[in-house]
This is a predicted complex of two RNAs, RNase P RNA and transfer RNA, with 438 nucleotides together.

RNA sequence: ACUGCAAGCCAGGUUAUCGCUCUUGUUAACGCAGGGGAGGAAAGUCCGGACAGUAUAGAGCAAUACACCGGUUAAUAGCCGGUCCCGGUUUUUACCGGGAAGAUAGUGCCACAGAAAAUAACCGUCCCCACUGUAAUGUGGAGAUAAGGGUGAAAAUGUGAGGUAAAAGCUCACAAUUGUUGCGAGUAAUUGCAACGAUGGGUAAACCUUGUGUACUGCAAUGCCACGUAUAUCAGCGUUUGAAGGCUGCUCGUCUGAUGCUGAAGGGUAGGCAGCUAGAUUGUUGCAGUAAUGCAACAGCCAGAUAAAUGAUAACCAUCCGUUGUCAAACGGAGACAGAAUCCGGCUUAUAAGUUUGUAGUAAAU
RNA sequence: GCUGUUGUAGCUCAGGGGUAGAGCACUUCCUUGGUAAGGAAGAGGUCGUGAGUUCAAAUCUCAUCAACAGCU
Numbered sequence: 001a002c003u004g005c006a007a008g009c010c011a012g013g014u015u016a017u018c019g020c021u022c023u024u025g026u027u028a029a030c031g032c033a034g035g036g037g038a039g040g041a042a043a044g045u046c047c048g049g050a051c052a053g054u055a056u057a058g059a060g061c062a063a064u065a066c067a068c069c070g071g072u073u074a075a076u077a078g079c080c081g082g083u084c085c086c087g088g089u090u091u092u093u094a095c096c097g098g099g100a101a102g103a104u105a106g107u108g109c110c111a112c113a114g115a116a117a118a119u120a121a122c123c124g125u126c127c128c129c130a131c132u133g134u135a136a137u138g139u140g141g142a143g144a145u146a147a148g149g150g151u152g153a154a155a156a157u158g159u160g161a162g163g164u165a166a167a168a169g170c171u172c173a174c175a176a177u178u179g180u181u182g183c184g185a186g187u188a189a190u191u192g193c194a195a196c197g198a199u200g201g202g203u204a205a206a207c208c209u210u211g212u213g214u215a216c217u218g219c220a221a222u223g224c225c226a227c228g229u230a231u232a233u234c235a236g237c238g239u240u241u242g243a244a245g246g247c248u249g250c251u252c253g254u255c256u257g258a259u260g261c262u263g264a265a266g267g268g269u270a271g272g273c274a275g276c277u278a279g280a281u282u283g284u285u286g287c288a289g290u291a292a293u294g295c296a297a298c299a300g301c302c303a304g305a306u307a308a309a310u311g312a313u314a315a316c317c318a319u320c321c322g323u324u325g326u327c328a329a330a331c332g333g334a335g336a337c338a339g340a341a342u343c344c345g346g347c348u349u350a351u352a353a354g355u356u357u358g359u360a361g362u363a364a365a366u
Numbered sequence: 367g368c369u370g371u372u373g374u375a376g377c378u379c380a381g382g383g384g385u386a387g388a389g390c391a392c393u394u395c396c397u398u399g400g401u402a403a404g405g406a407a408g409a410g411g412u413c414g415u416g417a418g419u420u421c422a423a424a425u426c427u428c429a430u431c432a433a434c435a436g437c438u
Base pairs, nucleotide, nucleotide: 001362002361003360004359005358006357007356008355009354012317013316014315015314016313017312018311020037021036022035023034024033025032026031039337043348044347046346047345048344049343050342051218052217053216054215058252059251060250061249063214064213065212066211067210068082069081070080071079072078083100084099085098086097087096088095089094101209102208106207107206108203109202110201122149123148124145125144126143128141129140130139131138157175158174159173160172161171162170176199177198178197179196180195181194182193183192184191185190222274223273224272225271233264234263235262236261237260238259244256245255246254281300282299283298284297285296286295287294288293319334320333321332322331323330324329367437368436369435370434371433372432373431376390377389378388379387384421392408393407394406395405396404414430415429416428417427418426
């Protein structure tokens, strides 16, 4: 210097013509004039809220999410800062990535192999008794024992010494892990030192236990107006001996209460208004805080469609690349992912050209 | 717009932590004069895709892609 990979930043501007949509003014109307018109993810719908409805009574069980500590927020599983553990890297008191309640509450599972997969005696080692026997060996019985046994992902903390019939944390030394107490540091997680103990696998993204939180349904919520219709027909079942319903499963409780459920074959509707866009709002500056974030001042108004508008063309400028070059410039070229539909805060995923950082490779020079 | 379900052989489906299976279809052989049926043997799988948990993942967790269904 080039190329690849990973993580960030950024997501061009002005004018003209034609066209779409909303809105203001004007007009009897057609029109005319002015103003507004996609995103960093509008996406996935994975979390959390606002808002609306369910009866602005409720209780228990169940279900479900989260889980080191502190902070932040309307709220969260997000974000910020810190603690400990593991892995990677030749910046090693650093950087990057991942993880975190409990396996000593209980239950379950651990294929194959192996004596044994958790109440470890199958082989082996050793003591005692009986029989045979001089004795050893052997046979049978009753025990002790985790030192040895090739397996496995995983084998009862490791090494050495003492000890013993043989053995063993049985004892001791060193080491590993871990608990309790005391003193010191810290808001805390945690950590330093000392003392006293303990050592029986893994799995909770198996059931579960502990702690904390959660009512459910989603703007196709919900309220109103207009229009049409078949409160009909057939079959089965239940019902004032209380059916059925009151928007999470069950039970209880409570309220309404006379029709309800399933199937068959059919009829009608396919409109409008509100909700609906001024808000945990946007920009700039200052202050507090390590930061996330918060507070204050000033300025601004910035989509609201309904089968769904936000587009196309041209010119110029900006950014970058290539070629030429008289170093002024000229010519040619490049730009993705994607598109609002009640609204916000996060997370995740997709992203060209250019650019920043890290990293790997290649080439050249020193 | 909101909500839910599914993805395993060519097709239809089982398997819900321990070597991936069944039926139909396919290939070869037997049987028959020949075909079908019947009998014997065989082939065929990145378990939609990518990460993670675990000794071990089709199965458990997360992300992602596709298909299907319900609600006015």
It holds a member of the Rfam family "Bacterial RNase P class A".